[in-house]
RNA sequence: GCCAGAGUAGCUCAGUGGAAGAGCAGGGCUUUCGUAAAGCUCAGGUCGUCGGUCCGAAUCCGACCUCUGGCU
Numbered sequence: 001g002c003c004a005g006a007g008u009a010g011c012u013c014a015g016u017g018g019a020a021g022a023g024c025a026g027g028g029c030u031u032u033c034g035u036a037a038a039g040c041u042c043a044g045g046u047c048g049u050c051g052g053u054c055c056g057a058a059u060c061c062g063a064c065c066u067c068u069g070g071c072u
Base pairs, nucleotide, nucleotide: 001071002070003069004068005067006066007065010024011023012022013021018055026042027041028040029039030038048064049063050062051061052060
């Protein structure tokens, strides 16, 4: 330099046009003599950035950034 893949909650990941969820982690409560476990509940997101298409974009298109792999 070229090609491909990935970027969504603190972490691991879903969500492939109608506007964002799960598990774990965290806070609170119940239970226990207490802890752990279990149950209930709460909070946590400019969906990598900037533009475009569309009535409507995490999703489609373009450019860029970062990471991973391959080729040279």